RNA sequence: GGGGAUGUAGCUCAGUUGGGAGAGCACUACAAUGGCAUUGUAGGGGUCGUGGGUUCAAGUCCCAUCAUCUCCA
Numbered sequence: 001g002g003g004g005a006u007g008u009a010g011c012u013c014a015g016u017u018g019g020g021a022g023a024g025c026a027c028u029a030c031a032a033u034g035g036c037a038u039u040g041u042a043g044g045g046g047u048c049g050u051g052g053g054u055u056c057a058a059g060u061c062c063c064a065u066c067a068u069c070u071c072c073a
Stems, first nucleotide, its partner, number of pairs: 001072007010025004019056001027043006049065005
C1' cells in the first nucleotide's frame, strides 16, 4: 500500500422482507434470611463507531471516513 471481517446498554452478544432497539451478566431498590450467599419482583442505563446519501420511514440499503483484528505484498 491492497483485500476481507468486526464496530448495538458497563461486559459478552442477538436483531434472517427497511416500520416495537433487545437478551444474559453487571448495577439500583424492595421482599424472603439473624447475617452472607442465593432466589424472586420492579427499575435505571443506548448519539446502533463517525459524517453524508436514498426512502414516508434506516441498526438494517449506498458512499466516504475512523478504530481493532486478519490475509497478501

A computed fold for a 73-nucleotide RNA from a Brevinematales bacterium, annotated as transfer RNA. It matches the Rfam family "tRNA". It is annotated as a transfer RNA. Rfam describes the family as follows. Transfer RNA (tRNA) molecules are approximately 80 nucleotides in length. The prediction has a mean pLDDT of 82.